[in-house]
RNA sequence: GCCCUUGUGGCUUAGUGGUAUAGCGUCGCUCUCGUAAAGCGAAGAUCGAGAGUUCGAUUCUCUCCGGGGGCA
Numbered sequence: 001g002c003c004c005u006u007g008u009g010g011c012u013u014a015g016u017g018g019u020a021u022a023g024c025g026u027c028g029c030u031c032u033c034g035u036a037a038a039g040c041g042a043a044g045a046u047c048g049a050g051a052g053u054u055c056g057a058u059u060c061u062c063u064c065c066g067g068g069g070g071c072a
Base pairs, nucleotide, nucleotide: 001071002070003069004068005067006066007065010024011023012022018055026042027041028040029039030038048064049063050062051061052060
C1' cells in the first nucleotide's frame, strides 16, 4: 500500500429497512432474625463519526476513525 472482518447501555451480546434484545452488573421493593439466593420492578444506548439513498437507516452506499486478520 491492497483486501477481508469488526465497532450496539458499565461488560458480553441479539437484531439486518418500520417501537433497539437478552444475560451479567447497578438501584428500589418483597421474602429473611440478618446476609446470600430467589421473585417483582426501574434506570441506563443520539447503535464509532460525517454525508448520501429512502416516507423511514443500527440495517443499504460513500468517506473517515479505532480494533483484529491476510497478502505484498

Predicted 3D model of a 72-nucleotide RNA (transfer RNA) from Circinella umbellata. Taxonomically the source falls in Circinella (Eukaryota, Mucoromycotina, Mucoromycetes, Mucorales). The prediction has a mean pLDDT of 84. The sequence is in RNAcentral, with records from ENA and Rfam. Its Rfam family is "tRNA". The family's RNA type in Rfam is transfer RNA.